[in-house]
RNA sequence: GGGCAAUUAGCUCAGUGGUUAGAGCACUUAUCUGAUAAGUAAGGGGUCGAUGGUUCGAUUCCAUCAUUGCCCA
Numbered sequence: 001g002g003g004c005a006a007u008u009a010g011c012u013c014a015g016u017g018g019u020u021a022g023a024g025c026a027c028u029u030a031u032c033u034g035a036u037a038a039g040u041a042a043g044g045g046g047u048c049g050a051u052g053g054u055u056c057g058a059u060u061c062c063a064u065c066a067u068u069g070c071c072c073a
Stems, first nucleotide, its partner, number of pairs: 001072007010025004018056001027043005049065005
């Protein structure tokens, strides 16, 4: 330098253009216990990497950029 893939909650990841963006684990509170863990109930936490474009409508499609990984040279 060229090609490909990934980027969504603290972590690991779902999400086929339309209802309020979700799960597991983690965290907080309550309950339970002699105490802890486990269990049960409730709760907090997201500008969906950035900027533009297409569309009535974008996490989803397109372009550019950024970061990370892999391959080629």